[in-house]
RNA sequence: GUCCCCGUAGUUUAAUGGAUAAAACGAGACACUCCUAACGUCUUGAUGGUGGUUCGAUUCCGCCCGGGGGCA
Repeated sequence: GUCCCCGUAGUUUAAUGGAUAAAACGAGACACUCCUAACGUCUUGAUGGUGGUUCGAUUCCGCCCGGGGGCA
């Protein structure tokens, strides 16, 4: 240089055109306990950026950014 794959809560994964973006772990609060742990209830928080297609985009398309790999 070129081609391919990936990018979603703090972390690990779902959702692959129909929307209140789901869960587990984590964090915080409460309850329980003599205290702690465990368990329970509640809360918290995410689609890499920018354009396009569409009635509707996490999903499809272009470019850019970041990560990984193949070839040279």

This is a predicted structure of a 72-nucleotide RNA (transfer RNA) from a Candidatus Falkowiibacteriota bacterium. Its mean pLDDT, the model's own confidence on a scale to 100, is 82. Rfam family: tRNA. Gene Ontology term of the family: triplet codon-amino acid adaptor activity.